A computed fold for a 137-nucleotide RNA from a Syntrophomonadaceae bacterium, annotated as c-di-AMP riboswitch aptamer (ydaO/yuaA leader).
The prediction has a mean pLDDT of 78.
RNA sequence: AUAUAAAAUGCGCUGAAUCGCUUAGGCGAGCGGGAGAACCAAUCUAUGGGGUGAAUCCUGUUUUUACAGGUAGGGUUAGUUAACUCUUUCGACCCGAAUCCGUCAGCUAAUCUCGUAAGCGUCAAGAAAGAGCUUGU
Numbered sequence: 001a002u003a004u005a006a007a008a009u010g011c012g013c014u015g016a017a018u019c020g021c022u023u024a025g026g027c028g029a030g031c032g033g034g035a036g037a038a039c040c041a042a043u044c045u046a047u048g049g050g051g052u053g054a055a056u057c058c059u060g061u062u063u064u065u066a067c068a069g070g071u072a073g074g075g076u077u078a079g080u081u082a083a084c085u086c087u088u089u090c091g092a093c094c095c096g097a098a099u100c101c102g103u104c105a106g107c108u109a110a111u112c113u114c115g116u117a118a119g120c121g122u123c124a125a126g127a128a129a130g131a132g133c134u135u136g137u
Stems, first nucleotide, its partner, number of pairs: 010122005018029004030116006040106001046103001048104001049101004057070005073095005084132007
């Protein structure tokens, strides 16, 4: 010096999954999900149906397993413009899964109820245009 791996702190990313309190059991706030009238909608009910989630669909190969390409949709790109939050455009890089309920759920006020996990990156880091808020003059 290069490559690989690990750890710590800080920073950052997906996600609702954060914060505070408490003699540790737990309780709150915030955020998020489900069930659930009237009205409206629907005319279905083994080709079962439904929920969370961006994750749905198409084509091809394959005896099967499985694989390849694409796609609805979704995410990142931090020191651009004082900071902070958000949005958009172009370019670049990715994802396009999994799982739960158990014959049952349209919407839905009141009401009831549940979750607040898990997994990653880290010495690197594209360029522009706006909005809000806010600081200074």
Overview: It matches the Rfam family "c-di-AMP riboswitch aptamer (ydaO/yuaA leader)". About the family: This family represents a conserved RNA structure found upstream of the ydaO and yuaA genes in Bacillus subtilis and related genes in other bacteria. Taxonomically the source falls in Syntrophomonadaceae (Bacteria, Bacillati, Bacillota, Clostridia). It was read from a public genome assembly, where an Rfam model found it.